[in-house]
RNA sequence: UCCUAGGUAGCUCAGAGGUAGAGCAACCGGCUGUUAACCGGUAGGUCGAGAUUUCGAAAUUCUCCCUGGGAG
Numbered sequence: 001u002c003c004u005a006g007g008u009a010g011c012u013c014a015g016a017g018g019u020a021g022a023g024c025a026a027c028c029g030g031c032u033g034u035u036a037a038c039c040g041g042u043a044g045g046u047c048g049a050g051a052u053u054u055c056g057a058a059a060u061u062c063u064c065c066c067u068g069g070g071a072g
Base pairs, nucleotide, nucleotide: 001071002070003069004068005067006066007065010024011023012022013021018055026042027041028040029039030038048064049063050062051061
């Protein structure tokens, strides 16, 4: 330098154009003599950045940034 996969909650990841979810973790409560386990609930996100297309973009297109793999 080129090719390829990826970047979404604290962590691991879904979400193939109609205002983003799960599991674990955190917090509150229930249960228990207590803890753990189990059960219920709550909070937590300008979706890597900027632009583009569209009535509407996490998802399209372009340019960058970061990470893994490959080629030279």
Model confidence (mean pLDDT): 83 of 100. This is a predicted structure of a 72-nucleotide RNA (transfer RNA) from Smithella sp. NCBI's taxonomy places the organism under Bacteria, Pseudomonadati, Thermodesulfobacteriota, Syntrophia, Smithella. Rfam family: tRNA. Rfam classes the family as a transfer RNA.